[in-house]
RNA sequence: CGGGGUGUAGCUCAGUUGGGAGAGCGCGUGGUUUGGGACCAUGAGGUCGCACGUUCAAGCCGUGUCACUCCGA
Numbered sequence: 001c002g003g004g005g006u007g008u009a010g011c012u013c014a015g016u017u018g019g020g021a022g023a024g025c026g027c028g029u030g031g032u033u034u035g036g037g038a039c040c041a042u043g044a045g046g047u048c049g050c051a052c053g054u055u056c057a058a059g060c061c062g063u064g065u066c067a068c069u070c071c072g073a
Stems, first nucleotide, its partner, number of pairs: 001072007010025004019056001027043005049065005
């Protein structure tokens, strides 16, 4: 320098045809227990890496860019 992959909640990830942003773990509160763990109920937590564009509508499509990673030179 060229090319590929990944980027979504605190962590690990799903979201496959463009229309409701989600799961598990973790965290808060309550219940259960002498207490803890386990279990049950409930809740909080997100500018979907960033910017722009297309569209009535973008995590998803296009362009640029950043970080990490792999391959090549």
Source information:
A computed fold for a 73-nucleotide RNA from an uncultured Clostridia bacterium, annotated as transfer RNA. Rfam family: tRNA. By type it is a transfer RNA. The coordinates come from a structure-prediction model, not an experiment, and the mean pLDDT is 81. The sequence was found in a public genome assembly.